[in-house]
SAM riboswitch aptamer (S box leader) from Herbidospora mongoliensis, 139 nucleotides, folded computationally. It was read from a public genome assembly, where an Rfam model found it.

RNA sequence: UGCUCAUCCAGAGGGGUGGAGGGACCGGCCCUGCGAAGCCCCGGCAACCAUUCCGAUUCAACUCGCCACGUGGCGAGGCCGGUCGGAACAGGUGCCAAUUCCGGUCUGUGAUCAAGGCGGUCGCAGGCGAAGAUGAGGG
Numbered sequence: 001u002g003c004u005c006a007u008c009c010a011g012a013g014g015g016g017u018g019g020a021g022g023g024a025c026c027g028g029c030c031c032u033g034c035g036a037a038g039c040c041c042c043g044g045c046a047a048c049c050a051u052u053c054c055g056a057u058u059c060a061a062c063u064c065g066c067c068a069c070g071u072g073g074c075g076a077g078g079c080c081g082g083u084c085g086g087a088a089c090a091g092g093u094g095c096c097a098a099u100u101c102c103g104g105u106c107u108g109u110g111a112u113c114a115a116g117g118c119g120g121u122c123g124c125a126g127g128c129g130a131a132g133a134u135g136a137g138g139g
Base pairs, nucleotide, nucleotide: 003137004136005135006134007133008132013042014041015040016039017038021031022030023029025104026103027102028101043096044095045094048092049091051088052087053086054085055084056083057082058081062077063076064075065074066073067072100131105127106126107125108124109123110122111121112120113119
């Protein structure tokens, strides 16, 4: 960098430095000299991965029983492992304005503009994606 999967209406900020931008992109709407981004320190949130434990389920090996007696079949149990759920911890990440700030695509529908026709603008409801972010995995 691209691919796959999961999640994205919850939660959590102070100080220093810096000095004008920031909220990915586009449109909107916001934040910001009562100090933006970036960097540093401290703090916090959450629980994706790792670790530990518990429960359910599955189960090669293995054990037992029965049958067969050409090396097996059936049933029961069953550690590790797998899957699902839960708990603990906080090691690896992540995050700490606004739902990913809202919309971007489709369907239905309302208002309005225009009107010969195509249509334009602003909403509302619902669904699926796109884009983006984060994690995990493999290439």

The coordinates come from a structure-prediction model, not an experiment, and the mean pLDDT is 78.